[in-house]
RNA sequence: CUUAUCAAGAGUGGUGGAGGUACCGGGACCUAUGAAGCCACGGCAACCUUUUCAGUAAGGUGCCAAUUCCUGCGGUUUUUUCCGAGAGAUAAG
Numbered sequence: 001c002u003u004a005u006c007a008a009g010a011g012u013g014g015u016g017g018a019g020g021u022a023c024c025g026g027g028a029c030c031u032a033u034g035a036a037g038c039c040a041c042g043g044c045a046a047c048c049u050u051u052u053c054a055g056u057a058a059g060g061u062g063c064c065a066a067u068u069c070c071u072g073c074g075g076u077u078u079u080u081u082c083c084g085a086g087a088g089a090u091a092a093g
Base pairs, nucleotide, nucleotide: 001093002092003091004090005089006088011041012040013039014038015037019030020029021028024072025071026070027069042064043063044062047060048059049058050057068087073084074083075082
């Protein structure tokens, strides 16, 4: 860069010690009943490879608060809302 997907799903323990929810602005949240990070084990999922009667099983990734937490730009909409774009994430090339 190209293509596909992003409304579902799945957490405990140890360590750590104040932040975190990608970045910036605005919101809304999580967090000393312990944030991020790291480790162990467990789980979800089914993009790729192989495999099976069967997502069955193994491997390569990914993921396990909240729609990608919501929003910013454009269109629609009396408020509400809905659609799209952009940005981002993941997989494959």
Molecule: SAM riboswitch aptamer (S box leader)
Organism: Massilioclostridium coli